RNA sequence: AUGAAUUUCUGGAGAAGCCCGCCCUGCGCGGGUGCCGAAGGGGCAAGCCCGACCGGGCGAAUCUCUCAGGCAAAAGGACAGAAGCGGUGGG
Numbered sequence: 001a002u003g004a005a006u007u008u009c010u011g012g013a014g015a016a017g018c019c020c021g022c023c024c025u026g027c028g029c030g031g032g033u034g035c036c037g038a039a040g041g042g043g044c045a046a047g048c049c050c051g052a053c054c055g056g057g058c059g060a061a062u063c064u065c066u067c068a069g070g071c072a073a074a075a076g077g078a079c080a081g082a083a084g085c086g087g088u089g090g091g
Stems, first nucleotide, its partner, number of pairs: 001088002007083005016033001018032005023026001034071003040067001041065003047058004
């Protein structure tokens, strides 16, 4: 000088405080309908690789799916900023 992962702090969106049932009345359990995308997970474009061809494999996202998760607050939260630690390069 640069700065991955990790740690701490700060900021951080969306969508139901929905309906029915049960009893042990609890941030409870079971069922139903409608929604959301920014934990996690799945899909793929360029490109690369294999193959004579057909085709196959690898392959990113805040895109897409909605499995999981979520739909008052709290918590969580991709991502961003600061600090610390460590790594790399130079002297």
Glycine riboswitch aptamer, 91 nucleotides, folded computationally. The prediction has a mean pLDDT of 78. The sequence was found by an Rfam model in a public genome assembly. Rfam family: Glycine riboswitch aptamer. Gene Ontology term of the family: glycine biosynthetic process.